[in-house]
Context: one part of a larger RNA
């Protein structure tokens, strides 16, 4: 290799749109005969194999006969399935109309509570802060508290097991652009599809580059504590950073630790969006379907936990990935980047 796996034992790539190459691909009629079946020729060295016979006194050994040589190529013929071709369907896909929910996206403007700063009153000895303290802050008048002011970062309640989104991830309000989604009508194209090696976009926070910004909050720092020590847990300040615009970075336990896509298999119950009955003044209520999301559980899977129509059943089709621990996600080399590193990926040894 081959087999045999990837939710928790190694293993699904962060993450879907475009999506190339290839690789698979709905129903149907005609046709070709490449796949692919049958027949027949040619070749398919000898030696070796097997099998019969047969020569050394047996046997090794050695000859003779026939089988094997799984294969190519030519040629006839072929019902099926796959392929080419050509032509029809509508159920896969996609377009249209109507109609519906929503924290999907950008980009403007805009609020009210808080927190800290400033002014100003009123007021006087304390406040802050802990297991306890104490650094600290306060008669240069603080904490309280009243009133104006300023800037900045987040949006209590509504809040959900809830909702959009490909994943990342999205939350106060308001307008503009603007992107999927379900539903219902079955009106249109007609298989126009699935998957995707590369290869383009996108991707938390936490770094970087440049201008801005800075209220809290805080690595690093600097003090006070604690302790044997305390380079920390606690306590006071506190810079980078958070916070915006541009441009990198490319990684997280980027998680559902479960790639995608399609069909198929008992039931219940809740919840979000639709539509249809049935009820009614009208809503609720019932009942019933289609899409999402959760709980429970049959059958079946699973080493077990568990999973179970949103499968980890039962089949199809694509891709990615694993093969003992350590060395190591390093070493080299290549590729990206300003850098931090990042992708790609070994071996010696050792057990």
């Nucleotide at each position: 290799c081959u087999g045999g796996g990837c939710g928790u034992a190694a293993a699904g790539a962060g993450u879907u749109g475009c999506g190339u190459a290839g690789g698979c691909g709905g129903c149907u009629c005609a046709u070709c005969a490449a796949g692919c079946g049958a027949g027949u020729a040619a070749u398919g060295a000898a030696a070796a194999u097997u099998a019969u016979c047969g020569g050394c006194u047996c046997a090794a050994c050695c000859g003779a006969u026939a089988a094997c040589c799984u294969a190519u190529u030519a040629u006839u013929c072929g019902a099926a399935c796959u392929g080419g071709u050509g032509g029809g369907c509508u159920c896969g896909a996609g377009a249209a109309u109507a109609u519906c929910a929503g924290a999907g996206g950008u980009c403007a403007c805009u609020g009210g509570a808080a927190u800290u700063c400033c002014u100003u009153g009123u007021g006087u000895a304390g406040g802050a802060g802990u297991g306890a303290a104490a650094u600290c802050c306060g008669u240069a008048g603080a904490u309280a508290u009243a009133a104006g002011g300023a800037g900045g970062a987040a949006c209590a309640c509504c809040a959900a097991u809830g909702g959009c989104g490909u994943a990342g991830g999205c939350a106060g309000g308001u307008g503009a652009c603007u992107g999927g989604g379900a539903u219902a009508u079955u009106u249109c194209u007609g298989a126009c599809g699935c998957u995707g090696a590369g290869g383009c976009a996108c991707g938390a926070a936490a770094g970087c580059g440049u201008g801005g910004g800075g209220a809290g909050c805080g690595a690093a720092c600097c003090g006070g504590a604690u302790u044997a020590g305390a380079u920390a847990c606690c306590c006071g300040g506190g810079u980078a950073g958070u916070c915006c615009a541009c441009g990198c970075c490319g990684u997280a336990a980027a998680c559902g630790a479960u790639g995608a896509a399609u069909g198929u298999u008992a039931a219940u119950u809740g919840u979000c969006g639709g539509g249809g009955g049935u009820a009614u003044c009208g809503a609720c209520c019932c009942c019933u379907u289609c899409g999402g999301u959760a709980a429970u559980a049959a059958a079946g899977c699973u080493a077990a936990c568990g999973c179970g129509u949103u499968a980890a059943a039962c089949a199809u089709u694509c891709c990615g990935c694993c093969u003992g621990u350590g060395g190591a996600g390093u070493a080299c080399g290549g590729c990206c980047g300003c850098a931090a590193g990042g992708c790609u990926a070994a071996a010696a040894c050792a057990u």

Small-subunit ribosomal RNA, central domain from an uncultured bacterium, 351 nucleotides, folded computationally. Its mean pLDDT, the model's own confidence on a scale to 100, is 81.